Predicted 3D model of a 1486-nucleotide RNA (small-subunit ribosomal RNA) from an uncultured prokaryote.
RNAcentral holds the sequence, with entries from ENA.
Its mean pLDDT, the model's own confidence on a scale to 100, is 82.
Its Rfam family is "Bacterial small subunit ribosomal RNA". Gene Ontology terms of the family: structural constituent of ribosome and ribosome.
[in-house]
RNA sequence: AGAGUUUGAUCCUGGCUCAGGAUGAACGCUAGCGGCAGGCUUAACACAUGCAAGUCGAGGGGCAGCAUUUCUUUUCGGAGAAGAUGGCGACCGGCGCACGGGUGCGUAACGCGUAUGCAACCUACCCUUAACUGUAGGAUAGCCCGGAGAAAUCCGGAUUAAUACUACAUGGUACUAUAAUAUGGCAUCAUAUAAUAGUUAAAGAUUUAUUGGUUUAGGAUGGGCAUGCGUGACAUUAGCUAGUUGGUACGGUAACGGCGUACCAAGGCGACGAUGUCUAGGGGUUCUGAGAGGAAGAUCCCCCACACUGGUACUGAGACACGGACCAGACUCCUACGGGAGGCAGCAGUGAGGAAUAUUGGUCAAUGGGCGAGAGCCUGAACCAGCCAUGCCGCGUGCAGGAUGACGGCCCUAUGGGUUGUAAACUGCUUUUAUAUAGGAGCAAAAAGUCCAUGCGUGGAAAAUUGAGAGUAUCGUAUGAAUAAGCACCGGCUAACUCCGUGCCAGCAGCCGCGGUAAUACGGAGGGUGCAAGCGUUGUCCGGAUUUAUUGGGUUUAAAGGGUGCGUAGGCGGCGUAAUAAGUCAGUGGUGAAAGCCGGCAGCUCAACUGUCGAGGUGCCAUUGAAACUGUUAUGCUUGAGUACAGACGAGGUAGGCGGAAUUUAUGAUGUAGCGGUGAAAUGCAUAGAUAUCAUAAAGAACACCGAUAGCGAAGGCAGCUUACUAGGCUGUAACUGACGCUGAGGCACGAAAGCGUGGGGAGCGAACAGGAUUAGAUACCCUGGUAGUCCACGCUGUAAACGAUGAUGACUCGAUGUUGGCGAUAUUACAGUCAGCGUCCUAGCGAAAGCGUUAAGUGAGCCACCUGGGGAGUACGCUGGCAACAGUGAAACUCAAAGGAAUUGACGGGGGUCCGCACAAGCGGUGGAGCAUGUGGUUUAAUUCGAUGAUACGCGAGGAACCUUACCUGGGCUAGAAUGCCUUUGCACGUUACAGAGAUGUAACAUUCCUUCGGGACAGAGAGCAAGGUGCUGCAUGGCUGUCGUCAGCUCGUGCCGUGAGGUGUUGGGUUAAGUCCCGCAACGAGCGCAACCCCUAUUCUUAGUUGCCAGCACAUAAUGGUGGGGACUCUAAGGAGACUGCCUGCGCAAGCAGAGAGGAAGGAGGGGACGACGUCAAAUCAUCAUGGCCCUUACGCCCAGGGCUACACACGUGCUACAAUGGGGAGUACAGAGGGUCGCGACCUGGUAACAGGAAGCCAAUCUCAAAAAGCUCUUCUCAGUUCGGAUUGAGGUCUGCAACUCGACCUCAUGAAGUUGGAAUCGCUAGUAAUCGCGUAUCAGCAAUGACGCGGUGAAUACGUUCCUGGACCUUGUACACACCGCCCGUCAAGCCAUGGGAGUUGGGUGGACCUGAAGAUGGUUGCUGUAAGGGAGCUCGUUAGGGUUAAACCGGUAACUAGGGCUAAGUCGUAACAAGGUAACC
Repeated sequence: AGAGUUUGAUCCUGGCUCAGGAUGAACGCUAGCGGCAGGCUUAACACAUGCAAGUCGAGGGGCAGCAUUUCUUUUCGGAGAAGAUGGCGACCGGCGCACGGGUGCGUAACGCGUAUGCAACCUACCCUUAACUGUAGGAUAGCCCGGAGAAAUCCGGAUUAAUACUACAUGGUACUAUAAUAUGGCAUCAUAUAAUAGUUAAAGAUUUAUUGGUUUAGGAUGGGCAUGCGUGACAUUAGCUAGUUGGUACGGUAACGGCGUACCAAGGCGACGAUGUCUAGGGGUUCUGAGAGGAAGAUCCCCCACACUGGUACUGAGACACGGACCAGACUCCUACGGGAGGCAGCAGUGAGGAAUAUUGGUCAAUGGGCGAGAGCCUGAACCAGCCAUGCCGCGUGCAGGAUGACGGCCCUAUGGGUUGUAAACUGCUUUUAUAUAGGAGCAAAAAGUCCAUGCGUGGAAAAUUGAGAGUAUCGUAUGAAUAAGCACCGGCUAACUCCGUGCCAGCAGCCGCGGUAAUACGGAGGGUGCAAGCGUUGUCCGGAUUUAUUGGGUUUAAAGGGUGCGUAGGCGGCGUAAUAAGUCAGUGGUGAAAGCCGGCAGCUCAACUGUCGAGGUGCCAUUGAAACUGUUAUGCUUGAGUACAGACGAGGUAGGCGGAAUUUAUGAUGUAGCGGUGAAAUGCAUAGAUAUCAUAAAGAACACCGAUAGCGAAGGCAGCUUACUAGGCUGUAACUGACGCUGAGGCACGAAAGCGUGGGGAGCGAACAGGAUUAGAUACCCUGGUAGUCCACGCUGUAAACGAUGAUGACUCGAUGUUGGCGAUAUUACAGUCAGCGUCCUAGCGAAAGCGUUAAGUGAGCCACCUGGGGAGUACGCUGGCAACAGUGAAACUCAAAGGAAUUGACGGGGGUCCGCACAAGCGGUGGAGCAUGUGGUUUAAUUCGAUGAUACGCGAGGAACCUUACCUGGGCUAGAAUGCCUUUGCACGUUACAGAGAUGUAACAUUCCUUCGGGACAGAGAGCAAGGUGCUGCAUGGCUGUCGUCAGCUCGUGCCGUGAGGUGUUGGGUUAAGUCCCGCAACGAGCGCAACCCCUAUUCUUAGUUGCCAGCACAUAAUGGUGGGGACUCUAAGGAGACUGCCUGCGCAAGCAGAGAGGAAGGAGGGGACGACGUCAAAUCAUCAUGGCCCUUACGCCCAGGGCUACACACGUGCUACAAUGGGGAGUACAGAGGGUCGCGACCUGGUAACAGGAAGCCAAUCUCAAAAAGCUCUUCUCAGUUCGGAUUGAGGUCUGCAACUCGACCUCAUGAAGUUGGAAUCGCUAGUAAUCGCGUAUCAGCAAUGACGCGGUGAAUACGUUCCUGGACCUUGUACACACCGCCCGUCAAGCCAUGGGAGUUGGGUGGACCUGAAGAUGGUUGCUGUAAGGGAGCUCGUUAGGGUUAAACCGGUAACUAGGGCUAAGUCGUAACAAGGUAACC
């Protein structure tokens, strides 16, 4: 010091979370020792038991108990007597009990802190000072007697003492009163001096020295009171107050004071927060933080408050009293039921509560306290010990060597390697600690007593006594590595990685998020990292968080400028001079307790801890000084501000008058069938005469053109013309005033539209409403009507996206340009300039960016308002305003990890622009209807194996399922297996025959190998082992190959430049092209993958070469034929060239290029066709071609065999074939291809058969032979429009061929049979030229074939394209976006379900507070004829008012709960729609 998290990515805003420190902690796992600290944070809940405050006999009467002594007595055990002694229960008296100890209920207060004051006060014991201590008296407790009672206790009688009580005397520097002088001060006054009058005192003990007692003055200590300043939250608490504020008098108090009473006055407090409610002891300090701050107030110290709850006083120096009293209340206990007792928030301890906090310990040895002359006694204060890892600090659990890097574990690419790991074993060393044992502290010095000195206080000396802790700390010796390591974590933040298991399960998680079969995130293991007698988790506080911002934030769009003005308080304020000294600054003094923090030094072996010295304590008070700034006072100034005069300006405001156009209505006229309205219609109006046209009249509302990027106004807002009244800013002059100013919490006023009230008015428009349409619906959009309203007057409301989303004011800071109103100059227009406005563009600067930019969002100043994550919510409750509607103010629970701003790249749009494609259009032919073929779905089945499923599956994998194929089913079999390699061994085996069997297979018989360099090898069987095998799963783990966008023109890079950045530029723009093709321009310049070209076929030609091809010319032969000799001319074959490039011309164009039926040319602008497929998309397809990771099966999910199935069949779809006929069917004749195939083959030809085919058979391993007939075509003929001489399905019969085998389940032939079908609904497909259409031929696979398929080949051979509006797909640019899984996106609301918190709520219940009334204990003050007393201003009794408490009552406030009810939030896959985001399909929003 930062980090993670919003996005596809970016910058910003903004919240959430983490890393640090701390803790009186708790919980989980673990645990060796010591030192020092700490230890009920909850129930101020209730308490059993013990202890925590006594002491003094040197105050007193006395003497129960104990001891001693003496005496008496005795049964020798003892008993009794004597206050005689030590002492002392109970009692009187003195002092103490007001300290010490506990707790934090109450208290928001002079309670606390700090600083002052008391001229308004007290102070026992202690110190100092001055004086005194005389006399008298009557009681009372105790003891004794009697009585009541269970007890506590009480009553009566007799008797008695004091340092108890009372009276008298004496008295002053005491107190009171009176007046005087002097000094001082702060108003009353204070002090000093001397005076007069009056009133108050005492106590003795003991035995000689003290100690007490009384009065006085002073000190010290401790307190009391008063004051300044500081010290929580809430304004959804705004008014409070009758003893209240002041005065006078009296009372009261130690003392001032409404402290109390009477009377008088009407004050006092409050926005600088009174009053009320809630919360809370305050401080020194503690934690954190760089600091400023924030949080806390345990332990220790100071102060306060309290002592079961409430009240009250008494005693006393001191209390309204923790271990005192009285009363009331609640609770507990005892009881004989009549009455009594009690107060752990002292120390232990118990119960309860709670996540949670210790022993019913020891001692007064030390320190301190009380009493005492003292010894001493008391002391749960204190000192110690016990328990607890609760914290801090320290120590240890060994150290060194040791490699075949052992065994084991774990991992891997696994004959091996890596790691655990010098770790272990093993060798040597050490002994802190532990155990045993021997010694053994300091804390202790006194007091008293003795002696000495001394006039008295007192001082000195020697000796003695005293230890709870504790045989502890500590030190020595012995033994022996011996007794001692865990916890958390390892996806990122954040140091640390692999394997197995699991499979959105189980689980993890602080945030982001992991887990759906390869999880470094779950669980285990190995390894590692961090800390360590601890480690983690949880809670809380500070930090990080500049996320409340004084230091140190913001407000155009992220949250945030009030709708606007005027103005009160307040805050701030121009230029001089003088004074002052409040603020300010400096010096000095006092205080700021100690402890703590910080620094030095020192003591425990170190440290923690402790001691000592210092520093600091930012503060407050006092005092001395300074005078710049602020303030104050005085006096000036003119520039801020205002006034005056002059001038022009404008939809500024209010009231009145007037005007024309239009609309509607009414009347009259003309006139006839429609009008109107829409996307299209209908409702509506109209033959009772509409619409249209003309004339006249009426009404209300709004003001075309001018008109603007304009003007005015504080904002809202303001528009025909005119009159009256009125306001304003601007300019000019510089005459007047002289800081009069700025802002402005509250307050007041104004304030669009809609709305409300009363009364008018009502033409048009038009919520609601009605009807018509649209639609799945249509409570909408569209149409026809139409009420409130819109208009006027008066009143209310007080809000808007009231926006420039930008508060007002003044100052400063580059420019350009337009415009409005003045001035200046004037020439009617120009325009160096200047002031005030309204706009646009831009510099610097600012900003997250967009943008702003003298009209700032720049720079600096003072003032006001507002913000602090999203939702809940501008909601609830409360209050205020309002007639209401509503407005203002304005939360919380709960919930999420985001919500948001700007910009970027894409994608998308029922956005725009440009362009392309058989995309549409123009055409031709199909599909969809029929029958059949084939594939798919579905269904069926033992099985109908598997895959492919929009385009991009469906005559697809399959280019050929009867067996095989075959993966499926049924059944029968095999288990190192059906195949291959290596090793050993054998020479078998293979084969032939027979039998069983469906076969695989089994059994039996026969037979027994080849080569050899003699080592062996080939082949085969057997054996064992290593490698098997799997068409089992995962194409979402993969390679390879493929489809599609798409043969679309795109996709990128380097460097530079721009931008904070994502990114942009280049690649955009203007043209052009089939093309990111090329040209021009340009902060770009270049380059790559694509395009094109290079390759193949084809169209022309040339050269070369001529067999099996060809045959023009020359021969030969034949019935005829290149059949033969020859030939290379031609065709052709197959190798190499040429050719086409907008090269030429014309026009257009800068160019690229385009156009021309141009020329030439076989071919013309890419000549035609093919191969060729950029970056990428679809987790596209394929684990069943193959390969392959992982998982799974191993007498089976492997292998063999037979049979079956893949061929099923109510049905649906795709792709085809054949047709429906005359452009045709049948018959006869006849012509012309190309490309292929062939020896397990093609098979001429001959014969037989109607035929399929069969029997013979030449030729051919092919430019030679053969398949082979090409068909459509052409010629002739028949049929004559019909379910036919169309069509051929289906079925019957008979055959042929292939093949072990045609039943399931082949093809073909012949005869017979002769179904549907007469051109096909919605819809949909292909094709732009040698194309569509049509015709046949061939090949692969293959024994054969379900081929009508696929792939090729040639023959014949069209029509149409105006064009790009629309549909579809695509490309580029631009725009909007709330989309980024990217529109098959996102997303809203009701309803239904579950959960959660909240509001209202008839009521019900509780709490504190105040008021009224009734009652009223104790106590104190006052009063009082009776009773008592020697007396007293006495007491008892009685009594007045007051008061705690109790009761009644009405109300306010704050909670709990509640039938029912309201909205809200959350929750993978519910319902209905589709409101928003694109022009979101009616722009959205307030």